RNAcentral holds the sequence, with entries from Rfam. This is a predicted structure of a 112-nucleotide RNA (Glycine riboswitch aptamer) from Pseudaquabacterium pictum. It matches the Rfam family "Glycine riboswitch aptamer". About the family: This family represents the bacterial glycine riboswitch. Its family is annotated with glycine biosynthetic process in the Gene Ontology. NCBI's taxonomy places the organism under Bacteria, Pseudomonadati, Betaproteobacteria, Sphaerotilaceae, Pseudaquabacterium.

RNA sequence: CAGCAGCCGUCUGGAGAGACCUCACCCCCGCGGUGAGGCACCGAAGGAGCAAGGCCACGGGCACGGCGCCCGGCGGCUGAAUCUCUCAGGUACCAAGGACAGUGGGAGCGGC
Numbered sequence: 001c002a003g004c005a006g007c008c009g010u011c012u013g014g015a016g017a018g019a020c021c022u023c024a025c026c027c028c029c030g031c032g033g034u035g036a037g038g039c040a041c042c043g044a045a046g047g048a049g050c051a052a053g054g055c056c057a058c059g060g061g062c063a064c065g066g067c068g069c070c071c072g073g074c075g076g077c078u079g080a081a082u083c084u085c086u087c088a089g090g091u092a093c094c095a096a097g098g099a100c101a102g103u104g105g106g107a108g109c110g111g112c
Base pairs, nucleotide, nucleotide: 001111003109004108007106008105011102012101013100018039020038021037022036023035024034025033026032027030040091041090042089046087047085048084049083053078054077055076056075058072059071060070061069062068
């Protein structure tokens, strides 16, 4: 001097789904608030699952001085997501949270 799908902060944007039922407690006594349970629902904290592919083993074939190459499936391991599941979380508005995207800083990393 320029860079970094990762890490830690900053700022901006950021979806979905019952103002449902029962019980307990509280108060300002209202179809009020909080908590627990029930059923229904959502996917975008977190978590879990897997396709192709890759690796290993096995079987078959080919080649060779040696290293090897090709094929196979009721094998094993690995294997992404905004997909799937819904454990966790969430379900009027507001607030909070929020994957992800952008922004700008720090640490770290290697390059010239």